[in-house]
Molecule: small-subunit ribosomal RNA
Organism: metagenome
RNA sequence: AGAGUUUGAUCCUGGCUCAGGAUGAACGCUAGCGGGAGGCUUAACACAUGCAAGUCGAGGGGUAAGGCUCUUUCGGGAGUACACGACCGGCGCACGGGUGCGUUACGCGUAUGCAACCUACCUCUAACAGGGACAUAGCUUUCGGAAACGGAAAUUAAUAUCCCAUAAUAUUCUGAAUUCGCAUGUUUUCAGAAUUAAAGCUCCGGUGGUUAGAGAUGGGCAUGCGUGACAUUAGCUUGUUGGUGAGGUAACGGCUCACCAAGGCUGCGAUGUCUAGGGGGUCUGAGAGGAUGAUCCCCCACACUGGUACUGAGACACGGACCAGACUCCUACGGGAGGCAGCAGUGAGGAAUAUUGGGCAAUGGACGAAAGUCUGACCCAGCCAUCCCGCGUGCAGGAUGAAUGCUCUAUGAGUUGUAAACUGCUUUUAUACAGGAAUAAACCCCCCGACGUGUCGGGGGCUGAAGGUACUGUAAGAAUAAGCAUCGGCUAACUCCGUGCCAGCAGCCGCGGUAAUACGGAGGAUGCAAGCGUUAUCCGGAUUUAUUGGGUUUAAAGGGUGCGUAGGCGGAAUUGUAAGUCAGUGGUGAAAGCCUGCAGCUUAACUGCAGAACUGCCAUUGAUACUGCUUUUCUUGAAUAUAGUUGAGGUGGGCGGAAUGUGUCAUGUAGCGGUGAAAUGCUUAGAUAUGACACAGAACGCCGAUUGCGUAGGCAGCUCACUAAGCUAUUAUUGACGCUGAGGCACGAAAGCGUGGGGAGCGAACAGGAUUAGAUACCCUGGUAGUCCACGCUGUAAACUAUGAUCACUCGCUGUUGGCAAUACAUCGUCAGUGGCUGAGCGAAAGCAUUAAGUGAUCCACCUGGGGAGUACGAUCGCAAGGUUGAAACUCAAAGGAAUUGACGGGGGCCCGCACAAGCGGAGGAACAUGUGGUUUAAUUCGAUGAUACGCGAGGAACCUUACCUGGGCUUAAAUGCAGGACGAUCGGUGCCGAAAGGUACUUUUCUUCGGACGGCUUGCAAGGUGCUGCAUGGUUGUCGUCAGCUCGUGCCGUGAGGUGUCGGGUUAAGUCCCAUAACGAGCGCAACCCCUAUCGUUAGUUGCCAGCGAGUAAUGUCGGGGACUCUAACGAGACUGCCGGUGUAAACCGUGAGGAAGGUGGGGAUGACGUCAAAUCAGCACGGCCCUUAUGUCCAGGGCUACACACGUGUUACAAUGGCCAGUACAAAGGGCAGCUACUUGGUGACAAGAUGCUAAUCUCUAAAACUGGUCUCAGUUCGGAUCGAAGUCUGCAACUCGACUUCGUGAAGUUGGAUUCGCUAGUAAUCGGAUAUCAGCAACGAUCCGGUGAAUACGUUCCCGGGCCUUGUACACACCGCCCGUCAAGCCAUGGAAGUUGGGGGUACCUGAAGUCUGUAACCGCAAGGAGCGGCCUAAGGUAAAACCAAUGACUGGGGCUAAGUCGUAACAAUGUA
Repeated sequence: AGAGUUUGAUCCUGGCUCAGGAUGAACGCUAGCGGGAGGCUUAACACAUGCAAGUCGAGGGGUAAGGCUCUUUCGGGAGUACACGACCGGCGCACGGGUGCGUUACGCGUAUGCAACCUACCUCUAACAGGGACAUAGCUUUCGGAAACGGAAAUUAAUAUCCCAUAAUAUUCUGAAUUCGCAUGUUUUCAGAAUUAAAGCUCCGGUGGUUAGAGAUGGGCAUGCGUGACAUUAGCUUGUUGGUGAGGUAACGGCUCACCAAGGCUGCGAUGUCUAGGGGGUCUGAGAGGAUGAUCCCCCACACUGGUACUGAGACACGGACCAGACUCCUACGGGAGGCAGCAGUGAGGAAUAUUGGGCAAUGGACGAAAGUCUGACCCAGCCAUCCCGCGUGCAGGAUGAAUGCUCUAUGAGUUGUAAACUGCUUUUAUACAGGAAUAAACCCCCCGACGUGUCGGGGGCUGAAGGUACUGUAAGAAUAAGCAUCGGCUAACUCCGUGCCAGCAGCCGCGGUAAUACGGAGGAUGCAAGCGUUAUCCGGAUUUAUUGGGUUUAAAGGGUGCGUAGGCGGAAUUGUAAGUCAGUGGUGAAAGCCUGCAGCUUAACUGCAGAACUGCCAUUGAUACUGCUUUUCUUGAAUAUAGUUGAGGUGGGCGGAAUGUGUCAUGUAGCGGUGAAAUGCUUAGAUAUGACACAGAACGCCGAUUGCGUAGGCAGCUCACUAAGCUAUUAUUGACGCUGAGGCACGAAAGCGUGGGGAGCGAACAGGAUUAGAUACCCUGGUAGUCCACGCUGUAAACUAUGAUCACUCGCUGUUGGCAAUACAUCGUCAGUGGCUGAGCGAAAGCAUUAAGUGAUCCACCUGGGGAGUACGAUCGCAAGGUUGAAACUCAAAGGAAUUGACGGGGGCCCGCACAAGCGGAGGAACAUGUGGUUUAAUUCGAUGAUACGCGAGGAACCUUACCUGGGCUUAAAUGCAGGACGAUCGGUGCCGAAAGGUACUUUUCUUCGGACGGCUUGCAAGGUGCUGCAUGGUUGUCGUCAGCUCGUGCCGUGAGGUGUCGGGUUAAGUCCCAUAACGAGCGCAACCCCUAUCGUUAGUUGCCAGCGAGUAAUGUCGGGGACUCUAACGAGACUGCCGGUGUAAACCGUGAGGAAGGUGGGGAUGACGUCAAAUCAGCACGGCCCUUAUGUCCAGGGCUACACACGUGUUACAAUGGCCAGUACAAAGGGCAGCUACUUGGUGACAAGAUGCUAAUCUCUAAAACUGGUCUCAGUUCGGAUCGAAGUCUGCAACUCGACUUCGUGAAGUUGGAUUCGCUAGUAAUCGGAUAUCAGCAACGAUCCGGUGAAUACGUUCCCGGGCCUUGUACACACCGCCCGUCAAGCCAUGGAAGUUGGGGGUACCUGAAGUCUGUAACCGCAAGGAGCGGCCUAAGGUAAAACCAAUGACUGGGGCUAAGUCGUAACAAUGUA
């Protein structure tokens, strides 16, 4: 110090989350030791038991118990300067200890004041202490009661009580003088008067007592400042505010009372409600802050709840009293007792917090002269890893890098890992034994000394709970001691197995659907370590409430506008002051804590000492720049005056024309109107149209504009009246009079409301007609409210420039409105407005840019994640509608802004393609073939499924193939290798069973150099799988698409994603080329290079050819020869917009141009960029993982893949005369051939057969059909068509039944040109005709792939359909429109509002009653009296009654809201989202 998370990616805004620290913690797993701390945060809930405040005999009367002495009848008795229960008395019990209920308060903190006060014990000073008296407890007797306790009688003491005396520096009063103070007042002195004291004990030293003064200590009171939330709490108050007088108090005071006045507090937050002890401090933070108030210290409050006083120096009193209430206990039922928020402890509550311990040895306290007693304060111990700190669990060597485990590329390697074993060393700790502290010095006792019987000093002695503890030594021995969490990113650490959107994980993002580093286990690793994790809470990170230190055009956020109160801020010069401000000094800021230094425990934590700090408050002295206040001026801010000028500024009247509608009359006739098309509607009762006249209401064409005016809303015919404002010029007047503006007041579009008018047109609602699946809409025909006027209300708008007001400053260019000035009539200056463009600067960017969103100043308003929600409740305004103010629960991890790249659009522009159009021929109808779906089946093996599956894998299923089914067999297996073993033949042959495979029986039996070879058998190791996953893969392929695109380097632009280049203007088949250009170049694609073909040349002529020459035949290049030609097959030439004309800058284009075999890519092929479709294929092959192993392997026979109500695709043949049939005649190319092609001859109607020849091929052989010529048929289901079926055959093959092809004869089905729709093709193409080949024994081939023959028609053109390319635009899409997404309804869950009511709570009010108690009054009773009892009065706690308000819970029913993989209905929004 940051990180993760919104997106395809980016920048920003913004929330959520994490890493850190902390805790009085809790929970889970684990646990060796020590030191130091801490330990009911919840029920201020209830408490059994024990202890926590007593002490003094040196105050008193005394003697219940004990000791000692004496005595004794052994029961007891007496004494005691030992001691002491109970009692009187003194002091203490108001401290110490606990808790945090209450309290928002002078409670606390801090700083002051008391001239308005008190203070026991302690210290100092001064004075005094004389005399007397009456009681009472105890004790004794007696009575009542269960008890607690109480009554009566008699008697007695005191440091108890009372009286008298003495007395002032005390108190009160009177008078005089005097000091100080802001004032009330006060200091000091003097004089006089009145009132009030005391106690003894004693060892005679003292000690105690009384009065007065002073000090110290502790308190009381008052005041300034500071110290929570809510305004959905805005008004509160009657002893209230003040005065006078009185009372009361230690003391001031409405503290209380009487009277008088009507005040007092409050937006700087009164009152109310809720919450809460405050501080020093603690945690966190860089700090400022935020949170907190356990332990320790200070203050306060409380002591079962509420009230009250008494005593006392001090209390309205935790372990005192009285009363009331609740609760618990005892009871003889009549009455009584009690208060752990003291220490332990118990129950309860709770996630959760300890022992009914030891000791007064130390420190402190009470009493006492002291010894001493008491002390759950305190000192210690016990329990608890609750926290902090420290130590240990060993160290060194040791590599056959052992074995196990785990992993892998697996004959091996890696890791665990120097780890272990083993060797050596050490002994903290634990264990055993032994020794063994400090804390202790006082008091007191003894001795000594100095003053002199007491104090002080010295010496000695006594006293230890913790504790036989800390600590030290010795012994043996690695011996006694490691876990927890994590390992996808954030965040250090990775693999295997299991699981298979299951089980589960998760702080956020998110993992898991068969290869999970994210679940569970394991191995390994990482982090911390006697702990480690989790949970909860606080601060931090979060500048995410922003004082330090944020924002408001579009992300959340500028009030609709003005006027203006309070407040805040404010021009120039000057005088004074010193409030703010600054500096110095003084006081205070408790201690502890924090920080620094030093020191003590072995170290540390911890503790001690010292310092610093405590940023604060108060006082005082000084400074005077700035701010404030004050004095005197100024003119530039502001205003006024005078003179011009501008405008749809406002209000009220008057007038006008066009249009529309209506009415009347007239002309006129069949439609009008309306729409995408229609219909509703109007019209023969005369519409629409046209003309004239009349009336009505509303709005004001042209001018008219980025124009003007107004604060905003808003304002438009002309004119009059009234009225407001701006601007300019002059610089005359005033002299800061200013700016902003919470509350407040006023204005405020449209719609809406009220009352009364008005109503032409338009037009919510409504009606009808259309559209539609529906159409409560869009469109049409009507039409009410309304729109208009007057008056009143409402008070909101995307009231927008989404930009508050004012002031100052900061480059330019160019329009325009209204003034003014100068002129030379070119121009140009200035002020105020209103526009466009562009710098710096700013901004996340878009953009803003002197009219700022720039740079500064002042004031106001507003924002703090999305939803819930501008909702609920409350309040307020309104006639209502509704407005203003304005939450929470709950829920999500985003929501959002700007820009980028794509994709998409029923957006736009340009362009291309057999894309459409123009044509030719088909498909869709029939029959058959073939493939697919479906169905069937034992099986109909599997795959391919929009385009891009379906005559596809398969370029050939009778067996085989074959993967499927049925049945029968085999289990190292069908093959091969290695090693071991036995055998010599288990091979082979024959027989039997069998469908075969196989099984079984018999028989036969090698070679040898003796090492072995060979053969099968057997054992072991290695198999095999067309089983799954094409969504784990390689390779290959389809498609977009032979479309023109896809990228890179450097540079430049941008914060960035990205852009530029690749865009623009032309051109092209083309990102082809040219021009232009912050781009310049390059790569993959295009093109070219390659092959075939079209022309020619050269070379070479066999198996090809044969013109000329010769020979020969019935005939034929048959032969000799020849290379001319054809041809063959190698090398060349040729075509490049090269030339010409035109257009153009160029590229290029145009031309019936020339030349040329070919002309603008000549034709065809091969060639397929980056990528897309998780496209296809694990069954072609390869391959990871998983699965089977007497079977999912393998062998065999038979069957199936060939099924058949049906549907689809692709084809073949047809429906005929451009044809069928018969006869004759002619012309290819390219391929194939030895288990082959076969000439030829013979036989057969034929398929073919028998013989026979040539050819391993330019040699032999397989080879055309359409066409042409002639004949016939004559429009028919035919001499078309050939399906189907019957019969007889041929061929292949082990075998044609399921299930082959072909031949002959016979049979002769549908079909007469095919609906919607749809396919191919632009030239040697379509159409048509045949040929060959691969596969193959044969063939279901009508398929596929090649080959040649014959050989067309049409293209105006790009509006439309489809696909594609480029540019641009919008977007809420990015899985990318097959996208996204809204609302109702239905289902489940959750929180919440309303609700007839019901229940509970706290507070207040009124009335009634009213305890204890203070105060007060008082004739009867008591007392000599003082006084008391009794009775009365005032006030009050609790209680009762009543009405109302508030809060909380609950409530049938009801309202909306949120959430929830695959529900229903539509399609509202995002593109012109199909009605912006």